[in-house]
C1' cells in the first nucleotide's frame, strides 16, 4: 500500500416518528429522536423503485382517466471516487 473487519480504541452517521420550512407530488432542508449502519461518506454512470407539475391522448368534458421524467430515492442493488483504526 492492497485485501480484510475484532466482544479492540477513538469516534461518526441517524430509520420510523414528531415539529417546522421548501416542493404539484415523490421527496428534501433544519431541530428533536435513535431503528440500525465498517462506508448508512460522496457521485444519478448502469439496473431498479417512487411521484406525474408540464406535455400528449381519450371521455359522458372547465373535470376525470391513461401514458410519460426533464423530477426524486446512494438507508434498493451494482459501479466509480475519497476515507478513521489495525486484531486474526
Nucleotide at each position: 500500500u492492497c485485501u480484510c473487519g475484532a466482544c479492540a480504541a477513538g469516534g461518526g452517521c441517524a430509520c420510523c416518528c414528531c415539529g417546522u420550512c421548501c416542493g404539484a407530488a415523490a421527496g428534501g432542508g433544519c431541530g428533536g429522536u435513535c431503528c440500525g449502519c465498517a462506508a448508512a461518506g460522496c457521485c444519478a454512470c448502469g439496473g431498479g423503485u417512487c411521484u406525474a407539475u408540464c406535455g400528449c391522448c381519450g371521455c359522458g368534458a372547465c373535470g376525470c382517466g391513461g401514458c410519460c421524467a426533464c423530477g426524486a430515492c446512494c438507508g434498493c442493488c451494482g459501479g466509480g471516487c475519497c476515507a478513521c483504526c489495525g486484531a486474526a